This is a predicted structure of a 387-nucleotide RNA (Bacterial RNase P class A) from a Gammaproteobacteria bacterium. Rfam family: Bacterial RNase P class A. Its family is annotated with tRNA processing, ribonuclease P activity and dimeric ribonuclease P complex in the Gene Ontology. The gene name in the source record is rnpB. Its mean pLDDT, the model's own confidence on a scale to 100, is 75. The organism belongs to Gammaproteobacteria, within Bacteria.
RNA sequence: GGAGUGGGCUGGGCAAUUGCUCGUUGUUACGGUGAUCGUGUUCGCACGAAAUAACUGGUGGUGAUGAGAGGAAAGUCCGGGCUCCAUAGGGUAAGGUGCCAGGUAACGCCUGGGAGGCGCAAGCCUACGGAAAGUGCCACAGAAAAUAUACCGCCAUUUUGCCUGCUUCGGCGGCAAAGAGGUAAGGGUGAAAAGGUGUGGUAAGAGCGCACCGCACGGGUGGCAACACGUCGUGGCAGGGUAAACCCCACCUGGAGCAAGACCAAAUAGGACCCCUAAGGCGUGACCCGCGCUGGGGUCGGGUAGGUUGCUUGAGGCGUUUGGUGACAAACGCUCUAGAUAAAUAAUUGUCCUCGACAGAACCCGGCUUAUAGGCCAACUCCGCUU
Repeated sequence: GGAGUGGGCUGGGCAAUUGCUCGUUGUUACGGUGAUCGUGUUCGCACGAAAUAACUGGUGGUGAUGAGAGGAAAGUCCGGGCUCCAUAGGGUAAGGUGCCAGGUAACGCCUGGGAGGCGCAAGCCUACGGAAAGUGCCACAGAAAAUAUACCGCCAUUUUGCCUGCUUCGGCGGCAAAGAGGUAAGGGUGAAAAGGUGUGGUAAGAGCGCACCGCACGGGUGGCAACACGUCGUGGCAGGGUAAACCCCACCUGGAGCAAGACCAAAUAGGACCCCUAAGGCGUGACCCGCGCUGGGGUCGGGUAGGUUGCUUGAGGCGUUUGGUGACAAACGCUCUAGAUAAAUAAUUGUCCUCGACAGAACCCGGCUUAUAGGCCAACUCCGCUU
C1' cells in the first nucleotide's frame, strides 16, 4: 500500500421567533371547606352574608422556569413482571424444545466448550437425541433402492453340432449353441449399490484366510460432561438414506390480556321498594258537559356515555473495586431521563457542512429478527513493497 474478518460508537450542527404536552412555582376567576356574625327554632339544627381573615393536591385563564422518541420506538416471533379468571393430586390430549456445562427473573436468548462442514488465515455456519422398537417413503435410470439380487461378464460341468486338428482308434483338443449350476473380481445404472488396499487362495471368485487402514463393542487414560486419545483386548464386520415423515425418548407449558383490573358516575329506557291517587292526570276546547288516552311522585341498586386511576423508580442508568476465561454476579458511590389519550415532542427563518438513511413511545422489562445514507474508533488476518 492492497484485500479481508469480527466488534464498538454515532445517526446533521448552531442561533432566533412562534407553538404543543407534562412537572414545579406565582397570580387571578369560579367553586369547596368553614371561623365569625345575624334571624328562626320543635334546641337536633336550618337559612342567610355588607365587610374582614384562613385553608384547598378542585376547575379554568395567564406569567416564569425545567424536561420532552429510537437504535431499532418496527415485526409482535419467544421469555418474564403486573392484573383478572381458573386451579386438591395424578393422567391423557395439544403445543414447544432437543450435543455438553454454565449465566439469567425466565427464554427458543447469551457465554464457554465438544463434534461436523467451509475458508490459506482472521473467522463463519449447523433443529447437532434415537434409523439395532415399529410403520412409511426413496422420482428417472438400473438386475436389484433393501427378508438383497444377477443384465453384460467370468468359471467349471452336461448334451448336441462343426473342425481341410491330433491319435496308440479307446479317445483328446478347439469353436459354437442349449440346459442346469457357481460367482460378485471386472463392466454398466444411479445422488446413493452391502468396507478399502495388497497378498495368499480358488475352476473362477469372495473377509474365504492373513497384513495394514477403516468400523463396532469392552477395558484403560484425560475431562464435571459432551467428547478425545488409539495405548490394550475382542469381533470378519454388525450391515443404505430419510425423524424441519409418522413415531419413540427426555424436559417444559393453566387461560386471557392495560380494550387487564380498580374507583367515581349523567341523560334515556327498564327494575326493586315506599308514598299518594280514581271526585286524579293528560289531550281536545275560551269554559262546562261530552269524548279519547292514562296512574303520579320519591328513594335505591345495576349498568351506558364521560371522568379518575393503573402510568412510569425500574430484574433502572452510570462509575469504581472485587470474583469469574466469559456470559454475569457482589459491594460501594453518584444519578432520575417522555407519559400523551385521537393522541404532544413541531413549524418558520438565517447560517455552516460531508447536504442527512431507516423510521414515531401508547403498561413495563429481557431477547431475537428485519430496515438503515453517511461518519468515527481501535483490534485481528492474508498478500506485496521498503528498512